[in-house]
RNA sequence: GUACCCAUAGCUCAAUUGGAUAGAGUACCUGGCUACGAACCAGGCGGUUGGGGGUUCGAUUCCCUCUGGGUAUACCA
Numbered sequence: 001g002u003a004c005c006c007a008u009a010g011c012u013c014a015a016u017u018g019g020a021u022a023g024a025g026u027a028c029c030u031g032g033c034u035a036c037g038a039a040c041c042a043g044g045c046g047g048u049u050g051g052g053g054g055u056u057c058g059a060u061u062c063c064c065u066c067u068g069g070g071u072a073u074a075c076c077a
Base pairs, nucleotide, nucleotide: 001073002072003071004070005069006068007067010026011025012024013023019057028044029043030042031041032040050066051065052064053063054062
């Protein structure tokens, strides 16, 4: 350089293959429990779905481009 894959909550991952309000676990916060903590129970907070553009009535999902990461491969010395 070329081809392919990945990017969603602080972290790890879902989201019916285009459908209406994007969820779960964990972390964090509050309360309960406890002599006090941990654990456990209940509730809460947390999102520009990597950026931009396009297609569509409708995009996390499809297309283009850019950024970052990964895999394979080629070339040079």